[in-house]
RNA sequence: GCUACAAGCCAGGUCAUCGAUCCCGCGCUUCCAGCGGGGUAGGAAAGUCCGGACAGCACAGAGCCAUGCACCGGUGAACAGCCGGGUUUCGAGAAAUCGAAAACAGCGAGUGCCACAGAAAAUAACUACCGACCGGUCAACCGGUUGGCAAAGGUGAAAACGUGGGGUAAGGGCCUACGGGGAACAUGGGUAACCAUGUUCUUGGGUAAACCUUGCAUGCUGAAAUGCCAUGUAAAGUACCGUUUGAGGGCGGCUCGUCCGAGGUACAGGGUAGGCAGCUUGAGCUUGGUGGGUAACUGCCAAGACAGAUCAAUGAUGACCCUCGACCGAAUCCGGCUUAUCGGCUUGUAGCAUUU
Numbered sequence: 001g002c003u004a005c006a007a008g009c010c011a012g013g014u015c016a017u018c019g020a021u022c023c024c025g026c027g028c029u030u031c032c033a034g035c036g037g038g039g040u041a042g043g044a045a046a047g048u049c050c051g052g053a054c055a056g057c058a059c060a061g062a063g064c065c066a067u068g069c070a071c072c073g074g075u076g077a078a079c080a081g082c083c084g085g086g087u088u089u090c091g092a093g094a095a096a097u098c099g100a101a102a103a104c105a106g107c108g109a110g111u112g113c114c115a116c117a118g119a120a121a122a123u124a125a126c127u128a129c130c131g132a133c134c135g136g137u138c139a140a141c142c143g144g145u146u147g148g149c150a151a152a153g154g155u156g157a158a159a160a161c162g163u164g165g166g167g168u169a170a171g172g173g174c175c176u177a178c179g180g181g182g183a184a185c186a187u188g189g190g191u192a193a194c195c196a197u198g199u200u201c202u203u204g205g206g207u208a209a210a211c212c213u214u215g216c217a218u219g220c221u222g223a224a225a226u227g228c229c230a231u232g233u234a235a236a237g238u239a240c241c242g243u244u245u246g247a248g249g250g251c252g253g254c255u256c257g258u259c260c261g262a263g264g265u266a267c268a269g270g271g272u273a274g275g276c277a278g279c280u281u282g283a284g285c286u287u288g289g290u291g292g293g294u295a296a297c298u299g300c301c302a303a304g305a306c307a308g309a310u311c312a313a314u315g316a317u318g319a320c321c322c323u324c325g326a327c328c329g330a331a332u333c334c335g336g337c338u339u340a341u342c343g344g345c346u347u348g349u350a351g352c353a354u355u356u
Stems, first nucleotide, its partner, number of pairs: 001352010012321007020040007042327001046338002049336005054222004061256005066218005071085005086104001087102006105213002110211002112207003126153002129148008161179006180203010226277004237267005248260003284306001285304008322325001
């Protein structure tokens, strides 16, 4: 210097003219016009997928159902996020180790399911092997009946722990040695998950993003929330349900219970379609400094006032420069995740080339 990967950062610039919106000041005290000054889109404002803040709904509860999560510790307002660790699997390596991924409780509770192939997919007998009996006049051998057997063959993603030895009619964890898996206990290490060692027992597949079981958690709605002011109308009409034979309502659904209870639902029509608050100062953010922690994250000090529209502002036109500019735009507000993205910069790691 180039290439690849990872992390972080930036997201065309300058000037002129004309605007938009919000705030402040002047505008005789209010409002308006006008004048002056200042602020004005993002890293994702996006998807609306998680988690919260905030708001409304509670006069009595109980049972069943439902939804989410699932190794451990930390972080934090909270989380299914993030950080660190463990375990398992995969990859690299001779090894130490390094890297990647994981819905990572339970199939040693119950039930179900396991394509094709295969005798059989879970209370295994197709071939082969062995015993007994019968037949072929005996033996060998063959055939039949009946039983034993998972050692051999073949099928499969998966076949009833592996290898050696003993035992047996033939065989089999049937017994045994070593090894693999699992469970319980003990000791040691660790906050814990878990790891190491030892003893005893055990060896009957897989599947829970199959039903299910266990543990923990969860009220619903959603800024068109909600509170208020002003204006106006038809407290009327039609249909159905209900008024002690009780509609409807009292924090997800259903059932029971209990309390309130005279109105409720739908349709057509009439009216209004203006304003204020919520609204942006917040578990903040940014910049600088300084601590704690492996990290996520967090403490302290100082400075900055950092969009707030409601038919919806954040723009338009012109000129110049460059590397010719991507994805895209707030709508109550935060913390995450995911997805989209022209080009560039910084740092680190690895490889290659060149120079000294």
Predicted 3D model of a 356-nucleotide RNA (Bacterial RNase P class A) from a Bacteroidota bacterium. Lineage of the source: Bacteria > Pseudomonadati > Bacteroidota.